[in-house]
RNA sequence: AAACUUCUUCAGGGCAGGGUGAGGAUUAAAACCAAUUCCCGACCGGCGGUAAAGGGUGAAAGGCCCUGAGCCCGCGAGCCCCCCGGGGUAGAUCCGGUGAGAAGCUGGAGCCGACGGUAAAGUCCGGAAGAGAGAAGAAGUAA
Numbered sequence: 001a002a003a004c005u006u007c008u009u010c011a012g013g014g015c016a017g018g019g020u021g022a023g024g025a026u027u028a029a030a031a032c033c034a035a036u037u038c039c040c041g042a043c044c045g046g047c048g049g050u051a052a053a054g055g056g057u058g059a060a061a062g063g064c065c066c067u068g069a070g071c072c073c074g075c076g077a078g079c080c081c082c083c084c085g086g087g088g089u090a091g092a093u094c095c096g097g098u099g100a101g102a103a104g105c106u107g108g109a110g111c112c113g114a115c116g117g118u119a120a121a122g123u124c125c126g127g128a129a130g131a132g133a134g135a136a137g138a139a140g141u142a143a
Stems, first nucleotide, its partner, number of pairs: 003141008017040003023033002042123002044113002046075004053067005070111002078089004093109005115126003
């Protein structure tokens, strides 16, 4: 150094601006109030992996280190079932360019986002001062 055990800390962001008006209010109508949910538009992107990019190191390399994908792979939260420990489910990307090679580069266009509440919600409120993939650190064990 690696492995295992224990503990500690940390571990999610986001409707600018405009329109409409279900409804409210009123004796009634206008004025008025009224959606971050509708419409135009705006904004956001958990964790690990993966590079041909960038940076560092090095004489150099295809070596090593750091950064690096919402839609490529996997995981988590969520949701469903249930004997509460497990099982199940679980969104979205194309085109051009470069190149030997593109899922990650570059240019462009597009798409996605649990449940409950409420005027129909990725962004508000709530479960949640929760849970958690995992990250960092400390101590210990055996070799």
Molecule: FMN riboswitch aptamer (RFN element)
Organism: Candidatus Atribacteria bacterium